[in-house]
Context: one part of a larger RNA
RNA sequence: GGCGUGUGGGGGAUGUCUUGGCGCCGGGAGGCUCAAGGGCGCGACAGGCGGCGAAACGCCCGGGGGAGCGGUCAAGUGCGCUCUGAUCCCGGGGUACCCGAGCCAACGGGGGGAACUGAAACAUCUCAGUACCCCUAGGAAGAGAAAGAAACCUCGAUUCCGUCAGUAGCGGCGAGCGAACGCGGACGAGCCCAAACCCCGGGGGCAACCCCGGGGGGUUGUAGGACCACCAGUAGGACCGCGACGGGAAGUGGAACGGCGUGGAACCGCCGGCUACAGAGGGUGAAAGCCCCGUACAUGAACCCCGAAGCGGCCGGGUGGGAUCCUGAGUACGACCCAACACGUGAAAGUGGGUCCGAAUCCGCGGGGACCAUCCCGCAAGGCUAAAUACUCCCCGGCGACCGAUAGCGCAGAGUAGCGCGAGCGAACGAUGGGAAGAACCCCGAGAGGGGAGGACAGUGAACCUGAAACCACACGCCUACAAGCGGUAGGAGGGCUACGGGGGUAACCCCAGGCCUGACUGCGUGCCUUUUGCAUAAUGAUCCGGCGACUUGCCGUCGGCGGCAGGGUUAAGGGCCUCUGGCCCGCAGCCGCAGGGAAACCGAGUCCCAACGGGGCGUUGGGUCGCCGGCGGCAGACGCGAAACCACGUGACCGACGCCCGGCCAGGACGAAGGUGGGGUAACACCCACUGGACGACCGAACUCACGCGAGUUGAAAAUUGCGGGGAUGAGCCGGGCGGGGGAGUGAAAGUCUAAUCAAACGUGGAGAUAGCUCGUUCUCUCCGAAAUAACUUUAGGGUUAGCGUCGGGCUAGUUGGUGCGGGGGGUAGAGCGACUGAUUCCGAACGGGGGCCUACCCGGCUACCCGUCGGAGCCAAACUCCGAAUACCCGCAUGCAAGGCCCGGCAGCUAGGCGGCGGGGGACAAUCUUCGUCGCCGAGAGGGGAACAGCCCGGACCGCCCGCUAAGGCCCCCGAAUGACGCUCAGUGCGAAAGGAGGUCGAACCCCGACGACAGCCGGGAUGUUGGCUUAGAAGCAGCCACCAUUUAAAAAGUGCGUAAUAGCUUACCGGUCGAGGGGUUCCGCGCCGAUAAUGAACGGGACUCAAGCGUCAUGCCGAAGCGGCGGGUGUGGAGUAAUCCACGCGGUAGGAGAGCGUUGCACGUGCGGCGAAGCGGUACGGACGACGGGCCGUGGAGCGCGUGCAAGUGAUUAUGCCGGAACGAGUAGACGAUAAGACGGGUGAGAAUCCCGUCCGCCGUAAGCCUAAGGGUUCCUGGGGAAGGUAAAUCCGCCCAGGGUCAGCCGGUGCCUAACGCGAGGCCGAGAGGCGUAGCGGACGGGGAACGGGUUAAUAGUCCCGUGCUCCCGGCGGCUUUAAUCCGGUGCGGAAGCGGGGUAGGCUAAGCAGAUUGCCUCAGGGCGACUAAGACCCCGAUACCCGUGACCGCGCCGGCAAGAAGUGGCCGCCGGAAACCGUACCAAAACCGACACAGGUAGGCGGGAUGAGUAUUCCAAGGCGCUC
Repeated sequence: GGCGUGUGGGGGAUGUCUUGGCGCCGGGAGGCUCAAGGGCGCGACAGGCGGCGAAACGCCCGGGGGAGCGGUCAAGUGCGCUCUGAUCCCGGGGUACCCGAGCCAACGGGGGGAACUGAAACAUCUCAGUACCCCUAGGAAGAGAAAGAAACCUCGAUUCCGUCAGUAGCGGCGAGCGAACGCGGACGAGCCCAAACCCCGGGGGCAACCCCGGGGGGUUGUAGGACCACCAGUAGGACCGCGACGGGAAGUGGAACGGCGUGGAACCGCCGGCUACAGAGGGUGAAAGCCCCGUACAUGAACCCCGAAGCGGCCGGGUGGGAUCCUGAGUACGACCCAACACGUGAAAGUGGGUCCGAAUCCGCGGGGACCAUCCCGCAAGGCUAAAUACUCCCCGGCGACCGAUAGCGCAGAGUAGCGCGAGCGAACGAUGGGAAGAACCCCGAGAGGGGAGGACAGUGAACCUGAAACCACACGCCUACAAGCGGUAGGAGGGCUACGGGGGUAACCCCAGGCCUGACUGCGUGCCUUUUGCAUAAUGAUCCGGCGACUUGCCGUCGGCGGCAGGGUUAAGGGCCUCUGGCCCGCAGCCGCAGGGAAACCGAGUCCCAACGGGGCGUUGGGUCGCCGGCGGCAGACGCGAAACCACGUGACCGACGCCCGGCCAGGACGAAGGUGGGGUAACACCCACUGGACGACCGAACUCACGCGAGUUGAAAAUUGCGGGGAUGAGCCGGGCGGGGGAGUGAAAGUCUAAUCAAACGUGGAGAUAGCUCGUUCUCUCCGAAAUAACUUUAGGGUUAGCGUCGGGCUAGUUGGUGCGGGGGGUAGAGCGACUGAUUCCGAACGGGGGCCUACCCGGCUACCCGUCGGAGCCAAACUCCGAAUACCCGCAUGCAAGGCCCGGCAGCUAGGCGGCGGGGGACAAUCUUCGUCGCCGAGAGGGGAACAGCCCGGACCGCCCGCUAAGGCCCCCGAAUGACGCUCAGUGCGAAAGGAGGUCGAACCCCGACGACAGCCGGGAUGUUGGCUUAGAAGCAGCCACCAUUUAAAAAGUGCGUAAUAGCUUACCGGUCGAGGGGUUCCGCGCCGAUAAUGAACGGGACUCAAGCGUCAUGCCGAAGCGGCGGGUGUGGAGUAAUCCACGCGGUAGGAGAGCGUUGCACGUGCGGCGAAGCGGUACGGACGACGGGCCGUGGAGCGCGUGCAAGUGAUUAUGCCGGAACGAGUAGACGAUAAGACGGGUGAGAAUCCCGUCCGCCGUAAGCCUAAGGGUUCCUGGGGAAGGUAAAUCCGCCCAGGGUCAGCCGGUGCCUAACGCGAGGCCGAGAGGCGUAGCGGACGGGGAACGGGUUAAUAGUCCCGUGCUCCCGGCGGCUUUAAUCCGGUGCGGAAGCGGGGUAGGCUAAGCAGAUUGCCUCAGGGCGACUAAGACCCCGAUACCCGUGACCGCGCCGGCAAGAAGUGGCCGCCGGAAACCGUACCAAAACCGACACAGGUAGGCGGGAUGAGUAUUCCAAGGCGCUC
C1' cells in the first nucleotide's frame, strides 16, 4: 500500500412529520378620503415582530363571557388590575404626531401602438390591435328599445352560452385569417326629450309679428302627434318611506366508559357496556364515537345588510275625425383618401373618420352586399335603461387520485441578508424530549472542551429525530519489497474465520463436509458515454458522492383495441330532483350515417360525357355511431437545456468625453521682443550705443500633469500597479464644486474613442418559454423481427417530400416466391478480327498512276537514297470500328419439391455522411487507407477461431449450461494445444523487406565440341625468317596512327594478344613439341541461393531459437484447433398434432427502428391485514424468481406509522446535458504566501500563557511628511471600564473587534434666517393624440457676493462654543438729531491698478562676541573667585507668494455723454433707554475610519509646512511631531 470485517468521525440523503404554500368551489364584498405607502414615537426594563398614535400595548358606551390577567420571541426582576365582573371577544363612538394628493390585484371602455416570430429567404400578409405607454369608469363596464334581421315565410331591444362551422368567404388564393342568418338556451323591461299647439314672463317693435326663458302638451311607422270632438284618472313603474321573513358581525345548549395486561405514558390487546339527526375533523405521553375541543341538531344581540306581500307618497290615460301644421341640417348622400367590419379595393354593399360638396320633409326618407326595377323591411341625423356576462388585492366557509423543506409561492416568513450609482436583482436556514426533567455535584483544563455522576424507554445533550453515500481514522484477518499495464474474469496453492449440520469425547474440546475472508501463481483481456465509414484512441463529456433534472397537457383529426346501442347512433348549452365539486332524469338545437353522379341546372340506383352509344368515368352489390384507452399527426413553448440578436418602456454623465457657471493652483532659475529714456547719427528719417522695459501656445527644472523606454508583477500589493529613467510644466495648462445633453442617441483636437471595471449601438425589466434545418443530453427489464447510408425533385447538398429497404395488423397466393435442372429466346460485352466497313498504322516491291527535283528540251524522253495514291507481300491498333463473337446475366415455359417465401390494403417508423476487399470500368501518374460508377462480400449493426497485435482479409453467424466428442481456416521444436514425418533443394540465417542490372554460387535438364591416335589445366622447351612490311614520323623496329596483312623455314610461330622502350631491347600470348594420364570445354533452359542494399532509441521471423531444418518444394498419415457441427440438460418464439397433459418440427447475433410481455415508484378506490411484544427508513445476511427489472425471511439500528390483492391515475425509474444545488476528495502538508527590505535590541511589568500589550533605555525611519489644520465622504470608529468566541493574513493579556457607561454646549466658526450665476422649476400663457413640451412674472440654485471675538484657563473625552477678562455686530420697541433720490450698459476722460520691479515691513527664522545664569566642576576657613557649559529672553542680522508705499499695457472705478437699455439685492448716518439674538452642524478619522470586495504599495480638493546645504517646496542630513509599515 491492497482486499475484507468491525468500531467511530464527517456529512445531511432517506423515512416519518407540518406551522407554509398551490389549485379550485360556494357565499360575501367590490371601493378608500387628510388615501395608498412610509417615517418617528408609545411598554417599569435594550432589541425584533405584531398592536397603537402625543387620549399612543390603549379611551368611552352597548352586548357577550365568567376567573384569572398585564400580545409575542421569552424568560427574569420589580410593580399592578380583577366577582363593585378584569384580561378576552363582538358592535358603535372618540383619538389619530410627521411626510405623503391621489391610491388600488384582475376584470371594462377608449387614445396611441411594436418587434422577435411564421411565411422553411422576404416586401403585401402573419405574430396582433398582442406586448407596452397613456386617459378614464364601475362594482361590474360596455351595448341596448330597429332608418334592424330576413326572404316573399317571418322575427321583434341588448348581452352571454351551445350550435351553425373550420362552413360561406377573405388570402403574395401563399402562410394563414375566418363570419353571419337560423335554431337551442340563460336573462327579460321598457322609457324620456326636441318640434307642432296653448299659457305666463322678458326683450325688439306703435302694432301685427319676431326672439329668449319657464310651465303645459307630445314622443310615433299596419305612421304618430298637434288641432277638433268624446270618454276616463286606469294598466303599470327601474323612484322615496314603512316593512314580515331571511342574512352578517360575539356567543349558548349539545348524547354516550369502565376493568385487566403490556408500556415511560394507553388512544393498543382482552373482557364487559353505552351513544349516534352526532362514526366530519383535530387534540390528548402510541392507534379514542363515549377524555378534551368539536360535530348533527337547536338557539342567539342594541347595530348593519337585503327587502316579499301590503300600505302610503310620487310618476304614469284612451277612442274617433283627417283640411292644415310638426316629426332632430352644414345633417343624410356623393367625390377623393383612410380605418374598422371574417372581407387585404375587390363587382364591395352596410359602419366610422378627414377634406370638399351638399338634399328631401310623409305625395317624404333609409335599407335588403355594385347598380336598376318590382316587392318587402324600417323611420337616421337627441337621450336614459336593470338582469343574464367578466374579474378576485380582500373576508368567511369548504374541498383536493395537489406539494411535503433541492418539493410547494422568491419567502414554513423575506422582498430580509446581500449585490448594484440607479432602474433593478435577490438567497439560504424547519424537527431535543412525553415533560426541560436543558445535566446539581466531582475530576482535568485559563477557557473552549472532555470524563464521571445524576436523570432516563432512549447511542434524544442543545452543531440535539432518523441519520445513507462520498471522504477520513483506528483495530483485526490475509496479501505485497526481482517485479510491470483498463485493475477484471476463469482457475487456484497457502493462510485465517465459521452459525446450523455430521462424527468423537463425561467435559473442556477435537475432527469432517459445507460456508465466509484473503489470494502466491497461471490463461485470456486496450474503460464508459457521445459522435462516426471507422475510436483504447492522442476526437467529445464526466473529480467523487447524494438529491433535483428531459416526449407532457388541452382541443381537433386519423388508425387500431375494448365497450354500449344499431327496428340508426349521440346529445351541447341549459334545466329539474336528490344523499349536492357527485348522481339520476330532462333537454334532439346540432352532428355523423342512411345515395350518388355532375362545374351547374338537374336527374337519381344511377348519373356524367355525347346527336347517340357498341362504349368509358364515378357510383349501386349495406354498417354505422357514441364513449374510453392506445399509436401517430395538426394547432398550441409541445422532449429538455443553449444563442449572436430584434422591439417596447424605463434607469444611468457620482466613471471617463464635451460644453456652461463659480472658484483654485503652477518652488526656483534663466532668456531679454515691442515700447521708452539718454547719447551718437541724419536735411528729416533710417540706423547705432547705453540704460530702461518685461513679451513668448519661448528655455531649464520641482509641485502638478502625461504615459515614451526597459525591468518587475501576471493564482499581482493592484481586475492596469510598481522601480529606474522619460514628455509638458503661463498654457489649446491642470484641478475642485455646481449644472446640461442619452442609446441609432449623446459626446468625440477622430482612436469607432468614451457614455459607471460593459460599447460597430449601454444597463434594467418586459414581449419571452423569440427563433435555433445546429450541438449536447434524454433515466427500469425481458421477448420476437430488423433496416438504410440509394433514386427523383428541392435557394437543395450535414435539411426535407415521395419512392425504396424494416416492422405490426388484416386479406390473398400453394405447384405460389426464390433456388436448381431442362427447353426456348433476344443481345453485341470479353475476346477476336479488319484482303468486312470507318479510321489509325510500320516495312518491302524490279508493279501501276500522279506530283516534286535534276538533266535534256522543238517534240519525244531520261534519272531520282523525294511525296502521294493504287496494287502485291509481310505486320499491327480502336470507348465513341465490327465480317464475327462467347462465358455470365436477363426474359418466358416446363420440371423438381431444396428453401419459405410472394402480392394487396392499412398503422408506425428509421435511413437518404457510408467504409474496406475482390472483380469490371472512368478520373488520376494503369499514384494514394485517392476519387467516381457497376457487381459480389464483409464491416456498419457481428461476438468466436486464424492473421503476433490489427472494423472491412481467411474460417465461421454467439438462446443458456457442461472439467464431453468431431472438425474449419490455420497449425503441430520451446514459449503454445498438436509430428523433432518421408524424399529432395538451400549455406545466403536466404528463410525473416526491394528493382534494373551483375556473377566460374549451386541443383537439375537439353544440345554442341575436344579426348588413351592422350583432351583440359599445370610444368619443361620452342615461339623463327624476308623485315625495322609500306606510309607517316624527330623516331614508329609486331605493339601512336594509316594502308596492306604477303611469303619463307617449320612440329609450330601473327607484317603480331598484352606488358614494356625516346625508339630499340626485354617479358609474354596465340601456335607447336614434350611431360602427365581421364575426362575436358561450351551454349541454352530451369530450381534454390549471391551482389545491388545508406537514416535518424534497438526494431524487416511474434520471441527464443532453428541449417539432412524448426527454411523452401513435393508427398503421405495422424493430431491440434472455434461460441461451427454433434452429445447431455434447460429456457423461449413460431407452426403442427392433441380435449388436455404433452409431443414433434423449425427457429432464438444485432445499431436506427417496429411489435409484444413485464418489474418497480407516488397517490386514489374497494377488499384484506401488520404495528411500542416495535411501522417506515437505514446497516447486514449463506433465501426465492429458469433469466431480468425485482421479491422475501432473519439479525442490528430506528421509534410511528406501513403493507398486500384487484383495479385506477401519474410531477414514475438517472454514471454522462463544459447540467443544477449541496457535501467531500486528489493535487498536498506540496507550490508558495503572511501586502513595500524604515530595523530592531535589551531590561522591567501584567498575565494561565508575551518577539508582538504597558513602562524604560539604546538603535533605526519620515520630516513640502510618513508632521499639523480643514472641505467632501464616513457615521460613534472618540473617552473610560471590562472581555477574549469570531474579525486582525500567525500569536495576543492588545485593537478602528465584542459588551457596558460616558462624551459634541456658539449672536460674532460654518450653514440658515440675505443675494444672485450656469442651470432647474414655473402662476398666467403658447403648443401638443394622451402622457407631456416650451416659457413670462416669480421662485429655487454656491466652494461666488454679503456682518460681528480676542487673550487666558479648564475635561478622560468639547471648546473663538464652557469659565474668567476685555470687546464687537445686527434686529426690535421708545425718545431725539442730521442727511440722500437710484441701480445698470456703451463711448470719452480722469483716477486707481495685476503681472514684474524697487523700497518699507509683519509672521517666521538665525546668531559670533558680550550681558545674564538654573545646573555642574575646581579653588577657598568663610563671604566668594575662576572655568566649563547652557534653557528662556533681549539686541543684531536674514526674511516671504502676507501687509504697506512707489512704478506699472491689458484691467477696475469716478465723471461726462449716449441708446439698441445691457444680474439681482440695500436709502444712509449719529446719540440715549430697554429688550431679543432662535434653529442646524460641532465627538472622531484625511487614511487601518473616504473611493477601490480586504486593516489593499492605487486614488482623494485646499491651508500651514522649521534648521543646515542650496537659486529652490530640488537633493542629502536633522528639529517639532510622528512612526519601525501585525508574523
Source information:
The part of an RNA shown here (large-subunit ribosomal RNA, half A) has 1527 nucleotides and comes from an activated sludge metagenome. Its mean pLDDT, the model's own confidence on a scale to 100, is 81. The full RNA is in RNAcentral, with records from SILVA. It matches the Rfam family "Bacterial large subunit ribosomal RNA".